Description:
Transfer RNA from Rhodococcus erythropolis, 73 nucleotides, folded computationally. The sequence is in RNAcentral, with records from ENA. Taxonomically the source falls in Rhodococcus (Bacteria, Actinomycetota, Actinomycetes, Nocardiaceae). The coordinates come from a structure-prediction model, not an experiment, and the mean pLDDT is 81. Rfam family: tRNA. Rfam classes the family as a transfer RNA.

RNA sequence: UGGUAGGUAGCUCAAUUGGCAGAGCGGCGGGUCGUAGAUCCGAAGGUUGCAGGUUCGAGUCCUGCCCGACCAC
Numbered sequence: 001u002g003g004u005a006g007g008u009a010g011c012u013c014a015a016u017u018g019g020c021a022g023a024g025c026g027g028c029g030g031g032u033c034g035u036a037g038a039u040c041c042g043a044a045g046g047u048u049g050c051a052g053g054u055u056c057g058a059g060u061c062c063u064g065c066c067c068g069a070c071c072a073c
Stems, first nucleotide, its partner, number of pairs: 001072004006067002010025004019056001028042004033037001049065005
């Protein structure tokens, strides 16, 4: 430098054909078992990497840029 596949909650990842942004773990609050710990219940937590474009509507489509991974030179 070129190519491929990615970037969504603190972490690991979903989100169907463009149509309400979710789960598990973790943290927080509570119940229960004599503590720890396990288990159950509950609530919280998001500028979907950044900036534009298309659309009634974008995590999803298009363009540019940024970041790390892999491949090639």